Predicted 3D model of a 76-nucleotide RNA (transfer RNA) from Fluviicoccus sp.
Model confidence (mean pLDDT): 80 of 100.
The sequence is in RNAcentral, with records from ENA.
Rfam family: tRNA. By type it is a transfer RNA.
RNA sequence: GGCCCGGUAGCUCAGUUGGUAGAGCAGCGGAUUGAAAAUCCGCGUGUCAACAGUUCGAUUCUGUUCCAGGCCACCA
Numbered sequence: 001g002g003c004c005c006g007g008u009a010g011c012u013c014a015g016u017u018g019g020u021a022g023a024g025c026a027g028c029g030g031a032u033u034g035a036a037a038a039u040c041c042g043c044g045u046g047u048c049a050a051c052a053g054u055u056c057g058a059u060u061c062u063g064u065u066c067c068a069g070g071c072c073a074c075c076a
Stems, first nucleotide, its partner, number of pairs: 001072004006067002010025004019056001027043005049065005
């Protein structure tokens, strides 16, 4: 340098014909207990990496950039 894949909640990750986003764990509040643990009930807190474009409407489609990983090539 070329190609491929990824970036979504604190963490691990879902999210298919484009219609303003979810699960598990963690956390917080409550019940229970003499007090805890466990269990049960409730609560999602997010500029969907950034910018631009298409569209009535973009996490989703297009372009560029940034970050992380893989393969190939080149230089020495």